[in-house]
């Protein structure tokens, strides 16, 4: 400081995805975010409407899971003339790239749409949200 909070009934309105690995190609398992990631009479939001849809296969930026490649160290394995291979371990051993995306940030955005009424309690401001 604010147009505001809860809470409960009836209604209605939405969303479900990105990226990986594995086989039997449709599953199954990991990661990531989130209230929610396929379905649950869950979650969110109903005009004082950033729920959620459009612009958008948008624009800038982070990063998981995995993934490749280099390398130290001490151990081991085979094989035989190669100055090298491979397996363990070591605080995921250390480091580089790839992943690099998304309901992760930022903009776009005072943008366009987008679903509501009761009732209870507060309105002498408890809670809720912001800013310092």
């Nucleotide at each position: 400081c604010u147009u505001g909070g809860u809470c409960g009934c009836u209604a209605g309105g939405g969303g479900u995805g990105g990226c990986c690995c594995g086989c039997g190609u449709g599953c199954g398992g990991g990661c990531c975010u989130g209230a929610g990631a396929a379905a649950a009479c869950a979650c969110c939001c109903u005009c004082c409407g950033a729920a959620c849809c459009u612009g958008a296969u948008c624009a800038g930026g982070a990063u998981a899971a995995c993934u490749g490649c280099c390398u130290u160290g001490c151990g081991g394995c085979g094989a035989a003339a190669u100055c090298g291979g491979c397996c363990g371990c070591a605080c995921c051993g250390g480091g580089c790239a790839g992943g690099c995306a998304a309901g992760c940030c930022u903009g776009c955005g005072u943008a366009g749409g987008a679903a509501a009424g009761c009732g209870a309690u507060g309105a002498c401001g408890a809670c809720a949200g912001c800013a310092c």
The RNA shown here (TPP riboswitch aptamer (THI element)) has 132 nucleotides and comes from an uncultured Phycisphaerales bacterium. The prediction has a mean pLDDT of 75. It matches the Rfam family "TPP riboswitch aptamer (THI element)". Rfam's curators write: Vitamin B(1) in its active form thiamin pyrophosphate (TPP) is an essential coenzyme that is synthesised by coupling of pyrimidine and thiazole moieties in bacteria. Gene Ontology term of the family: thiamine pyrophosphate binding.